[in-house]
Predicted 3D model of a 73-nucleotide RNA (transfer RNA) from a Chloroflexota bacterium. NCBI's taxonomy places the organism under Bacteria, Bacillati, Chloroflexota. It matches the Rfam family "tRNA". Rfam's curators write: Transfer RNA (tRNA) molecules are approximately 80 nucleotides in length.
């Protein structure tokens, strides 16, 4: 330098082009506990790497770039 794959929340991981995006951990309140843990009950975080485009409508499809990671020269 070619080729591939990933990129969604503090982490980690879903979402057939169609209700502004599910779950878990962790994080706050409360229940319990002499007091923690554990357990339970509740909550509060995201617009999907960035910028364009294609559509009524994009996390999804196309382009370009960016970060990581693999293969290959």
């Nucleotide at each position: 330098g070619g080729c591939g794959g990933u990129g969604u929340a503090g982490c980690c991981c879903a979402a057939c082009g169609g209700c502004a995006g599910a779950g878990g951990c962790a994080g706050c309140u409360g229940a319990c506990u002499u007091a923690a843990a554990a357990u339970c009950a509740g909550u509060a975080c995201a617009g999907u790497g960035u910028g364009g485009g294609u559509u009524c409508g994009a996390a999804u499809c196309c382009c370009a770039c960016c970060a990581c990671c693999g293969c290959u020269a």